[in-house]
Context: one part of a larger RNA
Order: sequence, then structure tokens, then C1' cells
RNA sequence: GCCGGCGACUUAUAAGUGACUGGUAGGUUAAGGGGGAAACCCGAAGCCAAAGCGAAAGCGAGUCUGAAUAGGGCGAUAUUAUCAGCGUUUAUAGACCCGAACCCUGGCGAUCUAACCAUGUCCAGGAUGAAGCUUGGGUAACACCAAGUGGAGGUCCGCACCGACCAAUGUUGAAAAAUUGGCGGAUGAGGUGUGGUUAGGGGUGAAAUGCCAAUCGAGCCAGGAGCUAGCUGGUUCUCCCCGAAAUGUGUUGAGGCGCAGCGGUAAUGAUUAAAGCCGGGGGGUAAAGCACUGUUUCGGUGCGGGCUGGGAGACCGGUACCAAAUCGAGACAAACUAAGAAUACCCGGUGAACACAUUGCUAGUGAGACGGUGGGGGAUAAGCUUCAUCGUCAAGAGGGAAACAGCCCAGACCACCAGCUAAGGUCCCCAAAUCAACGUUAAGUGGGAAAGGAGGUGGGAGUGCAGAGACAACCAGGAGGUUUGCCUAGAAGCAGCCAUCCUUGAAAGAGUGCGUAAUAGCUCACUGGUCAAGCGCUCCUGCGCCGAAAAUGAACGGGACUAAACGUUGUACCGAAGCUGUGGGAUUUUUGAAAAAGAAUCGGUAGGGGAGCGUUCUAUUUGAAGAGAAGCACUAGCGGCGAGCAGGUGUGGAUUGAAUAGAAGUGAGAAUGUCGGC
Repeated sequence: GCCGGCGACUUAUAAGUGACUGGUAGGUUAAGGGGGAAACCCGAAGCCAAAGCGAAAGCGAGUCUGAAUAGGGCGAUAUUAUCAGCGUUUAUAGACCCGAACCCUGGCGAUCUAACCAUGUCCAGGAUGAAGCUUGGGUAACACCAAGUGGAGGUCCGCACCGACCAAUGUUGAAAAAUUGGCGGAUGAGGUGUGGUUAGGGGUGAAAUGCCAAUCGAGCCAGGAGCUAGCUGGUUCUCCCCGAAAUGUGUUGAGGCGCAGCGGUAAUGAUUAAAGCCGGGGGGUAAAGCACUGUUUCGGUGCGGGCUGGGAGACCGGUACCAAAUCGAGACAAACUAAGAAUACCCGGUGAACACAUUGCUAGUGAGACGGUGGGGGAUAAGCUUCAUCGUCAAGAGGGAAACAGCCCAGACCACCAGCUAAGGUCCCCAAAUCAACGUUAAGUGGGAAAGGAGGUGGGAGUGCAGAGACAACCAGGAGGUUUGCCUAGAAGCAGCCAUCCUUGAAAGAGUGCGUAAUAGCUCACUGGUCAAGCGCUCCUGCGCCGAAAAUGAACGGGACUAAACGUUGUACCGAAGCUGUGGGAUUUUUGAAAAAGAAUCGGUAGGGGAGCGUUCUAUUUGAAGAGAAGCACUAGCGGCGAGCAGGUGUGGAUUGAAUAGAAGUGAGAAUGUCGGC
């Protein structure tokens, strides 16, 4: 891992409730007693009901309040009561099942290991050579020196022994800590044998929270104990009907609860409720506006101030500065509004398919997600966060978006090799137009992106010039006073400053650019000629171009496309579980005596309700079976929506079924389930 068996809402007592079943018409006994003992009999204490109101005395179909005979509150006048059974819910118990880490009580452990006590035992070999001593030298005597002797030491090298610094191997090992090669100590605070002592909040510890039997921030065993678990996991047959929530509020509350909201079920109810329509309302949002509160630009007047002139001062003047207030013009605001929508909301009426309200009983939910719209937070970031409102998913399948819970279309009772459509599509993959008409794009734009940039190209508007010849090109002219004046070393159209005239003429600036040290030179404006018909500028707008660099190849799903791209228009067709058709089923309801017919409905998680199937046992009735029971295997056959039930064949070898009731150890795929097998 697979297969098979086992495996989880129970039982007792008490209470609430029942629209369920039975008894009685008032119901019923409790403890206890009798008894031939699940029976039945006795037992009325008690409980519920039969009358309420009031705090109460009390009164009573009324009563309380009140001065009241008023008004008002609660009652009476109509179907109920009670005892059992059963269902359901709650409480107390282990209370649906499995699961802690812990805590406490009593014991068992120092044969491992820590320390200590008693008594034994072990340490090859080699090296070094302390004190002391001896001899010699030396001294007045010591001291001191030398040689020898001697054999000290938590001394040195190194076996046994003890340890464990490094590396490799090993890592389902040879081994639940080792092996191999190196390594440290090796007469000492040394190693080791045997016997003994210290015990769990305790011991022991050259101290690491180490060790105390492969267990240690508190050993192990049994018990309290089925501890508790607002936590995780699991919770077993079928069909039918309805069907949520992820919000508000409180909470030592935030992944839990209580109440409310939303679900189910049952009863009751007035023509009640929702959408829509009609009529009537209040508002201060959007937009807007600037009278108010504030912010704000320019201009006019200019209080006051600054600067400045006169004056001894008082004070009188000036001002291209700042500037209150006010006037005119122009703006801004969530915490501004003289004025003000659409929606929304409220009231009245209408409206009857779906609905609605009240009451009883009884659930789940209280982690939501994304999308559109209006906002806050953030950076007008986030598949971000937090509100409001709507939708979808959640709990929703089907078609489209290549793929894609939350987007678009559309809500699946079942069957069909029938039809029509939605979104989206119609060259091939791939069902359906290589459809029609008019335009645009040349960029594979389409098929990813900004500021910004550009004689890309289509459309529109305006304006200027032009057969008295425009625009472009070519030919020619482009002069004189004058090198204007100033400045300057120089300044001659062309460093810079001021001025910018006059003449000739078809035209020609006191000069547009290049150039020179300054001149010179080239050129332009301007004019004539040649040519010959449109040329220039501005604005708006459609589609394109550049801007465009990232890590595997990836920015139409692919092929491919110049339309099979884009815009406008039209007609066909395809396309879903939508709608229709045909057949069938179920639920609710209406009509109906019934049969039947009509209408609406039948996606569904949590969850509620209803109806059934099957297993074991019991009671009653009735069957089968050695001429073969149960069980097991196989089985195009039969009926049922289904859980399942029959029939047949083989095997098997002794029990077993049906109907009607009743009672449960009553249904397995999951729980790192449990036991067995492989």
C1' cells in the first nucleotide's frame, strides 16, 4: 500500500414542546401494600384542569387604579382538559467517536551512570637525574667549587590500561554511537574488581541542567482517569420538497459564545405585503455658485506703515515700496452654500401569479471572494485594505472569453440521431459568409505601453498669393552720399552703442547669413526676364510611424491573413442543459363525488422537513427444506426513480423465509483509525 473483519449521536433521570398515537370526559396516582409477580388489585397524600384581578387585605365574571357609576389595564362571554406512549429539544451525567502536553496520590529503581565508604588489585621498557650523602679542592670555621653516589617528580618518550582532538567510512549500519588511520594521559586529582550508602521537587554533580537502567527543566509503574481540549481529524443506505450565512450588537471578545438578522416546519390571519403604475411629501448629495466661512490672482481708490524732503518742534510735502478696507474682473473647498437635480426614502391609492404578517417548535451562520458603481486609508500602488450599494461565485452545471470559482450569455426533473435563438462567431484546425455595399490602414498596424518627436496618409474649416503670370528653379541686377556717427590698434552693412535718413532707379536694408586683422570676396532681402498653373500658412479630426533593452522561445490559441485588419451599413447562417417540439416522472395547488383535467414548480453546500429500502432479534399468523436450507459464484431474463427484491444454473450440506407489529450493539471509503492476511 491493497483486501477482509471491527469502528462514532447512545442510555438513565428531570423539564419544555407536539399541529403525532391511544385511554378517559374531568384526568392521574406516588411512596407503600397484596399478588399465582413484566399482569392485575389496593393505595387520593399529591399534581394538572375547572376563574380571574390586585403588592396585599380582599372582592369575584369581574377586578385593579381612581373621588367617580368616568376612562384605562388584565380577564370572562367560542374546543378544551388530563394521563400514558412516541418524536424532538434542553439540563445533569464521559454524553457522537478517537487524540494531548500536564497535575496529584501510592509504590519500584544507584546490576547503567554521579559522588562517597570499606576491602583488594594493576601500571613493559627507556630517558632525565632534585634533596641528602661520600671523596677531593677550598675556608680561621662556614660558605662555595668539582667528581661520584643517590633516586625525587600531578617530570619526559612510550606498551598494557584509561580517554576521545581530527578525518574518512558507516547512516533500512557489523553496531539504537561503531570501525579504520592518526591523537591525549600513562606513579597519579591514576585505572580497575568486589561489597555497600545517597531516591524523584529528591539524590549526585572539578557545573554540561549533566547523570539517576538506550527515559530527565524533574525517572519509571499503577491509580485519580473515559482528566480537560472554545483545537485538528473522522462520523456508515435511498428517493422527494424547501433552503441559508459569512452582518449588527455585547463579550478577558476577536478562528469561541449570547441576543437580533437570514433557513425549515406547523397553525392562524385581515384583501394584508413586494415589483410596477398614479398622487402627495421632506431633503442639501452630484453638478453648480461665491451672498456667508475660509483660500486665491490682476487692476482701481488707498487707512496704516516703510523710504525720503522741509522744519526747533508741532506738523507740512513727495513716493515706480508694503498694504487694511472697499470697488471691478477671474478662480478653489470633505469639515463653505443665497440657490440645487437624477436616484433613493416616506405616506395614500391601485395591484393578487410569486408573496406577506403573527405565533409555537427547531437549525446552521456570525473567516467570505472577485467584478461594477460612490467613498476613506495607501502613492487617485497592489490578486492591498476598509465602508456603502448591486451582481456573480460561495451553494451553479451548460455556451463564450485558447486554457481561466467571482467576467459575458444563461439558471441543468428525465429521455430524443427534431426545430429556433443568446453571448460569441462564420478561410483551415472548428459548426456556420473566402457574403454584399462604401471608406480607412501598408505599419503584419491589427496581434502590449507614455511624455515627446516627424513634408506618413485620408477628411474638414479658415486665410494669403496667383494669366496685370504666383510658388520652385534658372539668367541678370542688388547701386550712390558712405568707410553714416560713436567707440576702437582697426570697426568699412555684418565686435559693441546711438540713429536708421537722402538720392538714382524696375529694384536694392545705414543690411539676412558665411567670411577678413581691417578691407576684399560669396550670399540674402528686394527687382526684371525665362517658364507656365496652381502655390503657401494656421486650426480641427480618422488611421498609421518612431520613442520600444532581460535573462529557456513565447505580447493573434495555431496555421496562416493585405483581409481572414479597422470604421459604417445590410442580409443570411452557426451557436447552450435557454425557448419550442414529442414522450415520461414528481411536488404544490385549482376544479371535480371519483376518474381525470388545468396551472405553476422540480440547480443546490451548511441546515430543516417528508417518504422508503436493507440488517439482527422478539411476538403472532403462515410457509420452504437431504427429492438439498443458509452461505458463496455466475447470470443478454423480471418488476421498482432508487436503496434493493425475485428467478435460474453450479457449489454447499442443515437450517431458513414471507406478512403484520415491536425492539435495536442497524448500513463504512476515508479518522498519520484498529486487528488479521498478502